[in-house]
RNA sequence: AGGGUCUUAGCUCAGUUGGUAGAGCAGAGGUCUCCAAAGCCUCGUGUCGCGGGUUCGAUUCCCUCAGACCCUG
Numbered sequence: 001a002g003g004g005u006c007u008u009a010g011c012u013c014a015g016u017u018g019g020u021a022g023a024g025c026a027g028a029g030g031u032c033u034c035c036a037a038a039g040c041c042u043c044g045u046g047u048c049g050c051g052g053g054u055u056c057g058a059u060u061c062c063c064u065c066a067g068a069c070c071c072u073g
Base pairs, nucleotide, nucleotide: 001072002071003070004069005068006067007066010025011024012023013022019056027043028042029041030040031039049065051063052062053061
């Protein structure tokens, strides 16, 4: 330099034919207990990497840029 994959909650990640976002862990509150742990119940205001475009509507489709990883030279 060229090509490919990825970027979503604090972390690891889902999200499929475009219809307004979820799980596990972590965290907070409650219950229980003399106290604590464990167990059980409840709790998410996430500019979906930035910025634009298409559309009635975009995490999803298109473009630019940024970052991470891989391949080729």

Annotation:
Transfer RNA from a Candidatus Absconditabacterales bacterium, 73 nucleotides, folded computationally. The sequence is in RNAcentral, with records from ENA. Model confidence (mean pLDDT): 80 of 100. Rfam family: tRNA. The family's RNA type in Rfam is transfer RNA.